[in-house]
Context: one part of a larger RNA
This record gives sequence, structure tokens and C1' cells, in this order.
RNA sequence: GAACGAACGCUGGCGGCGUGCCUCAUACAUGCAAGUUGAACGAGAAAGUACCUUCGGGUACAAGUAUAGUAGCAAACGGGUGCGUAACGCGUGAGAAUCUACCCUUUGGUGGGGGAUACCCUGGAGAAAUCCGGGUUAAUCCUGCAUAAGCUCGAAAGAGGAAAGGCGGCCUAAUUGCUGCCGCCGAAGGAUGAGCUCGCGUCCUAUUAGUUUGUUGGUGGGGUAAUAGCCUACCAAGACUGUGAUGGGUACCUGGCCUUAGAGGGUGUACAGGCACACUGGGACUGAGAUACGGCCCAGACUUCUACGGAAGGCAGCAGUAGGGAAUAUUGCACAAUGGACGAAAGUCUGAUGCAGCGACGCCGCGUGAAGGAUGACGGUCUUCGGAUUGUAAACUUCUGUUGAGGGGGAAAAAAUCCGUGUGAGUAAUAUGCACACGGGAUGAUUGUACCUCUUUAGAAAGCUCCGGCUAACUUCGUGCCAGCAGCCGCGGUAAUACGAGGGGAGCAAGCGUUGUUC
Repeated sequence: GAACGAACGCUGGCGGCGUGCCUCAUACAUGCAAGUUGAACGAGAAAGUACCUUCGGGUACAAGUAUAGUAGCAAACGGGUGCGUAACGCGUGAGAAUCUACCCUUUGGUGGGGGAUACCCUGGAGAAAUCCGGGUUAAUCCUGCAUAAGCUCGAAAGAGGAAAGGCGGCCUAAUUGCUGCCGCCGAAGGAUGAGCUCGCGUCCUAUUAGUUUGUUGGUGGGGUAAUAGCCUACCAAGACUGUGAUGGGUACCUGGCCUUAGAGGGUGUACAGGCACACUGGGACUGAGAUACGGCCCAGACUUCUACGGAAGGCAGCAGUAGGGAAUAUUGCACAAUGGACGAAAGUCUGAUGCAGCGACGCCGCGUGAAGGAUGACGGUCUUCGGAUUGUAAACUUCUGUUGAGGGGGAAAAAAUCCGUGUGAGUAAUAUGCACACGGGAUGAUUGUACCUCUUUAGAAAGCUCCGGCUAACUUCGUGCCAGCAGCCGCGGUAAUACGAGGGGAGCAAGCGUUGUUC
């Protein structure tokens, strides 16, 4: 000199864009953060309104709505944190023995039976959480039979193995008919994502020199989606190490970021990729996929409820609280946009996200007026008492109106989905639905915001540090090795440009200085 997720002191007008628990991975009150589908399925209210009434009630609409349940998909993403980890964890470059829901392409199918169960009704146990029995019922729930082009096993012969329907349209007396769309099952390929192996790189320590027994290799068996001591029995005795094994300490890694002429050094906050973790430790289940944060089980610590028999919980999600600390924000608005989940769609959900609030925490921009104005005013300070300086500075005159205040106008971010028309493919069909084109209308949290314009008044807006040398900037008074200063050298013991104050000056400026850390 530059930099910072900074803090502290004094001061503080505005805007834009960023950024904000670096400490206790400490404990958490409260609310929200993952749902959705009635075009998979059965069940199914009430308020209210109207009418009737024997005044007890009943009927219709509300409404096949709300609601819970079965079933499917999602919940493994998105969001947080950096405890652990010195490791194929990460980075980079290769590889072979693998899986991959939804999506895309191609191809072959979708026949016929059976069964259970939740919800509900009913009986019971319990303080509760919840649980146990009896009865009824549906499905895209479960399970067989048939079929098998691919597929799997097998040398072959042969054997094995699947499916589910729903919503529209047309015809019909009615359909089990035809057809469109969404599905379902088998197989192949792709895409995407993931698992595995290896070369190289990846901090300090020898005041750590030897380490290892599933250890190193082989065979048989098991196991996995897959290779493999991954596991197991037997056999052999190997394997690593001064090119630092093993042990100890510290630490998520990278793209990057800071510095620098570069080489290098430091660093890993925000953003992006990977990894790890989810009160602590262990375990499996489900599933295409699990470190399963807002799933389950067991043990432990802690907290809460309890009728003492038992139960419930997990903010390192967004806010917020306590504690710790030099120190770090609102219990805000909205799904309008982007993205995600579900759904045919309308749409619902979304503390992701978009916005707003707080903080000069940072960067950038703007302003605090401009021009004229000498009696060089008053006052202050200094003085050799002549004057000098503050100083065109002020007053005064003429302007301007950025910001501010008040009034008026007022965007873009929003065109898709949707509706209508047309065309096309498809079809028995001029139908529905699908694809494309054109047209139409609706939708804004931010927000009456940005921006524009009118009125108004110089009015409301400057400080901080320094002035001995390094280092730009000097005098007077006070003090008297005292009080004090100080980054280094050093100042102060009676003329202190170095302490304190006044005047003057220098530098930077909505900041200035100090401290800390890095180069």
C1' cells in the first nucleotide's frame, strides 16, 4: 500500500447493488417449512335456507360438497450445517464387473377367475397415547389360471415367468361393439442419475521406527445390482515401511477469493460442484433410489405430560427465544414471476424462490449549493503595536432546485395454461380428444414502487484524524521527568512546533481513526 462475513471510538443526509452467529454441531416456547390425485376406490355429514308438521319431527336444496379412510405418485429433490474425515474424501485423467422411477424411441401384449381389508356399524381395555375382538364392503389392493414374440435358467431337450383399469365420443332397447386420450405388463435401445476400480496430486510432526493375523495371496462355498477377504472353511506366509509405514496433532475438499510485476504466500464467508452429518450410538424396513433432517426400531442423556400403570419430543429448515460472545437481522408479504411435487386439466402445496424490513457491514453514485461580492466589516488569534491572519470566507445582490417536503400522473416485469375459430393427422365418422396456427379475455406480493411532472424554500443535511522526523501540515498559552504522549526513533527536569488547550494549517470525507488478521 491492498484486502476483510469484521469489531470498537467519534460522527452520520439520500439512493442502487450486495452482504450479515466466524463463538456453544449449546438448549429450545410458538407458528409455519410436503404434499397431491374424486378422470383408481368404497363411505359420507353439518350449519344455513325453503316447505310440511300430530310441535316430537320430517322432506328438499346445501351435496355426492366438507371430511376421514383404502390406493397411487412424491416425500432420497429442494433447504440447513461443517461435527467427523488426512480418506479414492476431494481434484484431475482413465477403466469394467453394474443398477437406473419418471422421460424419449422401437416392438409385442392388456384373456379369464378368486380373496382379504381399512373406512363404517358394534362390544371392550386405557388417565392418555393408543390398542384388542365381532360383522359388512370397494378398487389401478392382494393372489392364482391362461398366454410368452423378446426375456431368465440350461450344452441341448426342455423348464420358468406378466398385466388394471379410468375418462370422453358414436351406434344401440341395453351393451361385453367401434373409436380418441390417459394408463398397465414384457423386451430392446437412449437419456439422466447413481454404485465400483485404478494412475497422479492433496497440511504439520522422527522429542512417533517399526506396523499388520482377515493381515497378504490361493482354492471351495456364500453374498451383492456389480468386482473384491465383502463374509466363511481350509492351505500357503505373506503384505506395508527412511520415496517416512504405523502413531500423534490439525483440517471438509475444489472452482474460486485476497495479495503480488511475476513466481509464490494466505484463504475456502457469499455463489457453484462434490463429500459428510441431522440430540448421542447402533440397526434394519419400505422403495428405482435412503446419511432416510421434519420415517421406523433398540439403547443412552436431556425436556414435557401422567390417574404412577405408562406415554410424547428432537430448529445444523424460515422466523423467533435463552445462553455464550467484541460481534451478526423480522415470530413480515406473496405464490404475480422462475423452479419443484401431484393432477387429464382447472388447480392445490411450496419459509425453495420472488420481494419487503433492520444494520454506513462493504462497494458504487449523488448531495450538503452556484456566480458575483473589499469598508479586506465585526469578532477571534498572533504581533516587532506598524500590522498580519482567519478571508471572498461572512454580510449583501442575482440565480439554481439535485436530494428533501407537498400535490398530480404512472410503468415494465404477463403470457402461457384457459376460451373461441381454422387447419392437420387420426377415425366408419363432419364426434370427443390430440398437434399446430390465428384471435380473445383474465391474472402483480413487490406497489401507487421505479419513472415523469407541478409547487415550495438556501431553506432540512459535515465530520473525523493528524501537524518533531519517517509524513502533507506552526504558532501562543498552560504544565514542569509531573500530568501525559508513543507505530519506530524518541518527547516532558521553566522559553516543549512531540503532553493539554486556543488560533491557524494538512489529509480523507458520510465517513474518519483504532484494533485484529493476511499478502

Record summary
This is a predicted structure of a 519-nucleotide part of an RNA (small-subunit ribosomal RNA, 5' domain) from a metagenome.